Overview
This is a predicted structure of a 361-nucleotide RNA (Bacterial RNase P class A) from an Actinomycetota bacterium. Lineage of the source: Bacteria > Bacillati > Actinomycetota. It was read from a public genome assembly, where an Rfam model found it. Rfam family: Bacterial RNase P class A. It is annotated as a ribozyme.
RNA sequence: UUUGCAGGCCGGGUGAUCGCGGACCGUUUCGACGGUCCGAGGAAAGUCCGGACACCGAAGGGCAGGACGCUGGGGAAAUCCCAGGCGGCGAAAGCCGACGGAAAGUGGCACAGAAAGGAGACCGCCGGCGGCGAAAAACUCUCCGGAGACGCCGAAGGUAAGGGUGAAACGGUGGGGUAAGAGCCCACCAGCGUCGUGGCGACACGACGGCUAGCUAAACCCCGUCCGGUGCAAGGCGAACAGGCUCCGCUCGUAGGCUGCCCGCCGAGGAGCCGGGUGCGCUGCUGGAGCCGCCGGGAAACCGGUGGCCUAGAUGGAUGGUCAUCCUCGACAAAAUCCGGCUUACAGGCCUGCUAAGGAA
Numbered sequence: 001u002u003u004g005c006a007g008g009c010c011g012g013g014u015g016a017u018c019g020c021g022g023a024c025c026g027u028u029u030c031g032a033c034g035g036u037c038c039g040a041g042g043a044a045a046g047u048c049c050g051g052a053c054a055c056c057g058a059a060g061g062g063c064a065g066g067a068c069g070c071u072g073g074g075g076a077a078a079u080c081c082c083a084g085g086c087g088g089c090g091a092a093a094g095c096c097g098a099c100g101g102a103a104a105g106u107g108g109c110a111c112a113g114a115a116a117g118g119a120g121a122c123c124g125c126c127g128g129c130g131g132c133g134a135a136a137a138a139c140u141c142u143c144c145g146g147a148g149a150c151g152c153c154g155a156a157g158g159u160a161a162g163g164g165u166g167a168a169a170c171g172g173u174g175g176g177g178u179a180a181g182a183g184c185c186c187a188c189c190a191g192c193g194u195c196g197u198g199g200c201g202a203c204a205c206g207a208c209g210g211c212u213a214g215c216u217a218a219a220c221c222c223c224g225u226c227c228g229g230u231g232c233a234a235g236g237c238g239a240a241c242a243g244g245c246u247c248c249g250c251u252c253g254u255a256g257g258c259u260g261c262c263c264g265c266c267g268a269g270g271a272g273c274c275g276g277g278u279g280c281g282c283u284g285c286u287g288g289a290g291c292c293g294c295c296g297g298g299a300a301a302c303c304g305g306u307g308g309c310c311u312a313g314a315u316g317g318a319u320g321g322u323c324a325u326c327c328u329c330g331a332c333a334a335a336a337u338c339c340g341g342c343u344u345a346c347a348g349g350c351c352u353g354c355u356a357a358g359g360a361a
Base pairs, nucleotide, nucleotide: 001357002356004354005353006352007351008350009349010348012326013325014324015323016322017321018320020039021038022037023036024035025034026033027032041332045343046342048341049340050339051338052337053231054230055229056228060263061262062261063260065227066226067225068224069223070084071083072082073081074080085099086097087096088095089094100222101221105220106219107216108215109214122163123162124159125158126157129154130153131152132151133150139148140147141146171189172188173187174186175185176184190212192209193208194207195206196205197204198203235283236282237281238280243274244273245272246271247270248269256266257265258264290309291308292307293306294305295304296303297302
């Protein structure tokens, strides 16, 4: 200097003027006026996960159903964050992971192939026994009659090393051995088991062993942990209103209720129709698992101590217009109860660290 990666920040500023929402203070002829301060985000988005809070349920147990799934730590919790382990991608820094169990059971692996999980013999290889041969040729033996051997056919049986099929064939490569073969034996490697060492642990390394136990659970399932429902249009207070009729039931645990079911528990009201009032006001509504600085602990996430700060609360729903100027010439994009995360979108600019390559000193 270039390259790839990880983390963080800004994302229009300043001045003037007119106009908006809130809080506080002052004045008021009660119409309103003036002053000070504050006023959309890093994602406010998606509504994916978890909660705070509120109400219901005597709030309990079980089944069903659902979620998660390596280890340790953080945290209110989370499918989140940090660190590590194993596996994959990458030259590396780094990134990703639906990461418990296939010998508990069931299911699937088309077609091809003999056979697809305790399966299997298509082509081959060996082959007792029997038959055939120019009882021929070559070789060995011979008592010179022949025998062995050789070739071919059939065949009890052996084999899974070789070939074929396939994505995958019941460990792989090499050697010995065998009638021919096979972990049958040996060496190395993979897997599995036992023991030892290190580590909190997931695991790693080593030794020994016998010889081997495919893949798939993001298929059903098994194991472990967790899960009540509804949601700020929750809920509370006030204002307004006009009641009438019908059915079921009323402590004999009955109607009804507690998620879907069962047990158990609560239990006097429940349902329907015809009309009337109200689409209103106040609250919830923003001081928090809050933010910033410093110190200490920790590898980190984070925790503790201390000092300071108060930073939107609308509801026919607030941020706009004009001028001047600077500049990175302006992207994605607007709160509606609130908070922690994850995911998605983003013009341009800045900072820190790491990897790799090249060059110079």